[in-house]
Context: one part of a larger RNA
Molecule: small-subunit ribosomal RNA, central domain
Organism: uncultured bacterium
RNA sequence: CUGGGCGUAAAGCGCGCGUAGGUGGUCUGAUAAGUCAAAUGUGAAAGCCCCGGGCUCAACCUGGGAAUUGCAUUCGAUACUGUCGGACUAGAGUCUGGUAGAGGGUGGGGGAAUUCCCGGUGUAGCGGUGAAAUGCGUAGAUAUCGGGAGGAACACCAGUGGCGAAGGCGCCCACCUGGACCAAGACUGACACUGAGGUGCGAAAGCGUGGGGAGCAAACAGGAUUAGAUACCCUGGUAGUCCGCGCCGUAAACGAUGAGAACUAGCCGUCGGGUCCAUUUAUGGACUUGGUGGCGCAGCUAACGCGUUAAGUUCUCCGCCUGGGGAGUACGGCCGCAAGGUUAAAACUC
Numbered sequence: 001c002u003g004g005g006c007g008u009a010a011a012g013c014g015c016g017c018g019u020a021g022g023u024g025g026u027c028u029g030a031u032a033a034g035u036c037a038a039a040u041g042u043g044a045a046a047g048c049c050c051c052g053g054g055c056u057c058a059a060c061c062u063g064g065g066a067a068u069u070g071c072a073u074u075c076g077a078u079a080c081u082g083u084c085g086g087a088c089u090a091g092a093g094u095c096u097g098g099u100a101g102a103g104g105g106u107g108g109g110g111g112a113a114u115u116c117c118c119g120g121u122g123u124a125g126c127g128g129u130g131a132a133a134u135g136c137g138u139a140g141a142u143a144u145c146g147g148g149a150g151g152a153a154c155a156c157c158a159g160u161g162g163c164g165a166a167g168g169c170g171c172c173c174a175c176c177u178g179g180a181c182c183a184a185g186a187c188u189g190a191c192a193c194u195g196a197g198g199u200g201c202g203a204a205a206g207c208g209u210g211g212g213g214a215g216c217a218a219a220c221a222g223g224a225u226u227a228g229a230u231a232c233c234c235u236g237g238u239a240g241u242c243c244g245c246g247c248c249g250u251a252a253a254c255g256a257u258g259a260g261a262a263c264u265a266g267c268c269g270u271c272g273g274g275u276c277c278a279u280u281u282a283u284g285g286a287c288u289u290g291g292u293g294g295c296g297c298a299g300c301u302a303a304c305g306c307g308u309u310a311a312g313u314u315c316u317c318c319g320c321c322u323g324g325g326g327a328g329u330a331c332g333g334c335c336g337c338a339a340g341g342u343u344a345a346a347a348c349u350c
Stems, first nucleotide, its partner, number of pairs: 003322004007304002012318001014201004021194003025088007033081002035077002038074005049065006091191001092188004096183004103177007110154001115149007125136002162169002206247006215241002220236004258317006266295013299306002323350003332343004
C1' cells in the first nucleotide's frame, strides 16, 4: 500500500474545449513483451520451522532437512492483455432532405407605462401612513386634455412549455452564426471515452475609462416609531442599475446528485419529429424516436426518499472527503488597479 465513502451526515471542480496519461468494439494472421508451466544456476553463514544428537533436564551447543514466496538463463504454452499486419460495421463521424426553439451577435423598428418640459381647462389642496409628519402646492400643484423630450423594461400570449455546456435567454423585423432532433439511404472505418496540468466561458455586486441617466435605489439627509432605533414605515436622494471597451472570477454557480457506456416491470401527462389508422378536414387514436414532468415494481437507502432523466446492477476516467473549533484563517507562492481571489497549514483547545 491493499479501506470506506461523496442528494440531505465531511466530500462532485460553476461549466466547456482539450494536452499528457489511463481505458477502449468485431473477426483474423504474426510475434511472444506482460501472463502461465518446466528445468538449471543463484538466493552466504547464523537465526526461524521440522527430524535427530550432546551437556542429569532446560537454556545453550551441534548434525541433517525444509523454507528463503526473489532474480537470471534456457526450452515450451498462446486463452487473455500488449505490439505489428490484414479485414469488418453494431461505437463515433460525414453527406442528402426536413423540423422546432426567449441558443448567440449586430443593426433597425414599435406600443403601453413612469418621469420631466410646453400649452389648455380648472381651484385648494395633493401626497403619504397603523396614525402622522417631513415633502409638494395660490409664483396655480394634485386631477384632466393636447403636444414634446428622454431612459429603461417588454403586460396579455406564458405553460413542472422551449433553447443553451453552464452562467443564462422572453416585444417585432432583417442580416450573420452555434447546437439539437427526425426520416431514409450512401460514405469513412474505431477516427472513441475520460481528462492531471493548460486554456476559454462564467449571475449579481465591485473596479478602470468614456458615454448615458426615466424609474428604482446602497450610502446619505429629513419625518415618524421607540426606553433607544445608527432599523423595519414615510418624504427625498448619490453611487449603481443602462451602453462601448477593459478588469474581477465569485455564489444556496443547486438536481446541494462529475462525465461516458451497457443492462434492469410498468402507468399517466406534456413538447419536437416520423409512420400508420380513423375521420365530422379539424382533430383524435396506435406505434416509434428525442426531450421534459408526475406516480410506481424489483432493487437501493440510516431514514427521508431515488426508482430507464437511478440515489438500482456493472465498467472506464477525473475531482473530492477522512472528528468539532482554530480556519477557508496565518505565512509563502501565483493572479488582481484595488476590493480581493486561488493554493493552504500549525500551535492551542474540546